[in-house]
RNA sequence: UCCCACGUGAUCUAGUGGCUAAGAUAUCUGGCUUUCACCCAGAAGGCCCAGGUUCGAUUCCAGGCAUGGGAA
Numbered sequence: 001u002c003c004c005a006c007g008u009g010a011u012c013u014a015g016u017g018g019c020u021a022a023g024a025u026a027u028c029u030g031g032c033u034u035u036c037a038c039c040c041a042g043a044a045g046g047c048c049c050a051g052g053u054u055c056g057a058u059u060c061c062a063g064g065c066a067u068g069g070g071a072a
Stems, first nucleotide, its partner, number of pairs: 001071005007065001010025004018055001027043005048064002051061002
């Protein structure tokens, strides 16, 4: 320099052109318990960035950035 893949809460993984964006772990609050743990209920927390297409983009397209892999 070129090519390929990926980017979703604190972490890991789903997901799809129109939904309140789903689950698990973790955190917090309450309940249970003599207490802790387990268990139950609830809460907070997210689509990498800026453009294009579209009535509508987290999803499609081109670019950038970051990560991983490959070629030279």

This is a predicted structure of a 72-nucleotide RNA (transfer RNA) from Cordylochernes scorpioides. The coordinates come from a structure-prediction model, not an experiment, and the mean pLDDT is 80. Its Rfam family is "tRNA". It is annotated as a transfer RNA. Gene Ontology term of the family: triplet codon-amino acid adaptor activity.